This is a predicted structure of a 74-nucleotide RNA (transfer RNA) from a Candidatus Nanoarchaeia archaeon. Its mean pLDDT, the model's own confidence on a scale to 100, is 83. Its Rfam family is "tRNA". Rfam links the family to the GO term triplet codon-amino acid adaptor activity. RNAcentral holds the sequence, with entries from ENA.
RNA sequence: GCCUCCGUAGCUCAGCCGGUUAGAGCGCAAGUUUCGUAAACUUGAGGUCACGGGUUCAAUUCCCGUCGGAGGCU
Numbered sequence: 001g002c003c004u005c006c007g008u009a010g011c012u013c014a015g016c017c018g019g020u021u022a023g024a025g026c027g028c029a030a031g032u033u034u035c036g037u038a039a040a041c042u043u044g045a046g047g048u049c050a051c052g053g054g055u056u057c058a059a060u061u062c063c064c065g066u067c068g069g070a071g072g073c074u
Stems, first nucleotide, its partner, number of pairs: 001073007010026004019057001028044005050066005
């Protein structure tokens, strides 16, 4: 330098052949329970879907560019 894949909650990830409110597990906070803690159960907070642009009535999803990460080729 070229090719492929990836970037979504604090962490690990799903969702991605465009469309109804963006989700799960773990973690975090509060509550119930307990003499107390843990466990269990309930509830809640937490997201500019990496960034910019384009297509479209509508984009996390499609297209282009940039940035970052992983792998491969020379």